Background
Transfer RNA from a Patescibacteria group bacterium, 73 nucleotides, folded computationally. Its mean pLDDT, the model's own confidence on a scale to 100, is 82. The source organism's lineage runs through Bacteria and Bacteria candidate phyla.
């Protein structure tokens, strides 16, 4: 310096050709037990990585930054 993937909950990840944002795991409450743990039911928790643009409408489509991994030089 060129070009490529990823960036979404505390952590791993989903989310289709644009239409109200989700699982698992931790967390917290509750029931359960003589007591704890599991297994059981419920809650909480996000500006979808930043700006901008296109559109009724973007997490998702286009430009630009950033980070972060990787090929190439």
């Nucleotide at each position: 310096g060129u070009c490529g993937g990823c960036g979404u909950a505390g952590c791993u990840c989903a989310g289709c050709u644009a239409g109200u944002a989700g699982a698992g795991c931790a967390u917290c409450u509750c029931a359960c037990u003589c007591a704890u743990a599991a297994a059981g039911a419920g809650a909480a928790g996000g500006u979808c990585g930043c700006a901008g643009g296109c559109g009724c409408a973007c997490a998702c489509c286009c430009u630009g930054c950033c980070g972060u991994c990787g090929a190439c030089a």
It matches the Rfam family "tRNA". The family's RNA type in Rfam is transfer RNA.